Bacterial RNase P class A from Allomuricauda sp., 302 nucleotides, folded computationally.
Rfam family: Bacterial RNase P class A. From the family's description: Ribonuclease P (RNase P) is a ubiquitous endoribonuclease, found in archaea, bacteria and eukarya as well as chloroplasts and mitochondria.
NCBI's taxonomy places the organism under Bacteria, Bacteroidota, Flavobacteriales, Flavobacteriaceae, Allomuricauda.

RNA sequence: UUAGCAGGCCACCUUAUCGCUGCAAGUAUGGGCAACCGUGCUUGGAGAGGAAAGUCCGGACACCAAAGUGCAGCAUAGCGGGUAACGCCCGUCCGCCGUGAGGCGAGGACCAGUGCAACAGAAAGCAAGUACAGUUCGGCUGUAGUGAAAUCGGCAAACUCUAUGCGGUGAAACGCCAUGUAAACCAACGUUUGAGGGUUGCACGCCCGAGUUGGAGGGUAGGCGGUUGGAACACUUGGGUAACCAUUUGUCUAGAUAAAUGAUAAGGAUAUACAGAAUCCGGCUUAUGGCCUGCUUUUAAU
Numbered sequence: 001u002u003a004g005c006a007g008g009c010c011a012c013c014u015u016a017u018c019g020c021u022g023c024a025a026g027u028a029u030g031g032g033c034a035a036c037c038g039u040g041c042u043u044g045g046a047g048a049g050g051a052a053a054g055u056c057c058g059g060a061c062a063c064c065a066a067a068g069u070g071c072a073g074c075a076u077a078g079c080g081g082g083u084a085a086c087g088c089c090c091g092u093c094c095g096c097c098g099u100g101a102g103g104c105g106a107g108g109a110c111c112a113g114u115g116c117a118a119c120a121g122a123a124a125g126c127a128a129g130u131a132c133a134g135u136u137c138g139g140c141u142g143u144a145g146u147g148a149a150a151u152c153g154g155c156a157a158a159c160u161c162u163a164u165g166c167g168g169u170g171a172a173a174c175g176c177c178a179u180g181u182a183a184a185c186c187a188a189c190g191u192u193u194g195a196g197g198g199u200u201g202c203a204c205g206c207c208c209g210a211g212u213u214g215g216a217g218g219g220u221a222g223g224c225g226g227u228u229g230g231a232a233c234a235c236u237u238g239g240g241u242a243a244c245c246a247u248u249u250g251u252c253u254a255g256a257u258a259a260a261u262g263a264u265a266a267g268g269a270u271a272u273a274c275a276g277a278a279u280c281c282g283g284c285u286u287a288u289g290g291c292c293u294g295c296u297u298u299u300a301a302u
Stems, first nucleotide, its partner, number of pairs: 003296008012268007020047002023044009049274001053285002056283005061170004068204005073166005078092005093107001094105004108161002113159002115155002130144005174225004185215005196208004232251003237246003
């Protein structure tokens, strides 16, 4: 100096004023039949992400189920470890890519079977057989020629086989409260001779079950919880190659419900990127601006 590889951090910052949403304390006050809900003022604190995206995996939680068997479907696939778990992560072997730092994994089985390989070649799946040579005269053996591949091998991210595994739904889940009505009417089926429902799909089996399905009609659409204290985050020490595990000390950091974080002014900065939570968490994938650290490589000079 050129171009890369791996990892980490930030995601405009500071001050002032006004504004929005929540929480806590105090105070005043309003609405509703009720369950319950709101408003003003004062003080204090907090307020979108590294991916919040994709909805691709795995779970927590809630409800239903929980009995398998056979067939089918899907997923995973060296070995060992981690984790709540995984199709994820770490290490290591092997293979492939790269000059390299590094990256990727399609990683069980080709004597269980089927299948694919243009052209060329005599022939591209159990066999045969062009030319030449040897010969025990049998394509028995060898060489040459064509071809990516010819006594056979290659391909399973070809079909397939083997091993292991897979219940469903989704916070509009689900639970509680208040109000109101017609839990009333008609029809079919059914009430242990079991309608209907559940069990990844189908069948059998098993379980629940006295109502179920359809029609016409009536009432209601309200309020609260779930809702954020977590498989949480940061730090200390120890173990471990590492992922990670244990331990020490501390912190509490959104909770909207038609959807909240914006405006103004001044200054600064690496100079304006991708982009907005909706039950929550661990991963993977995708999009993206800048800075830092280590390593590799190119060029030039000493």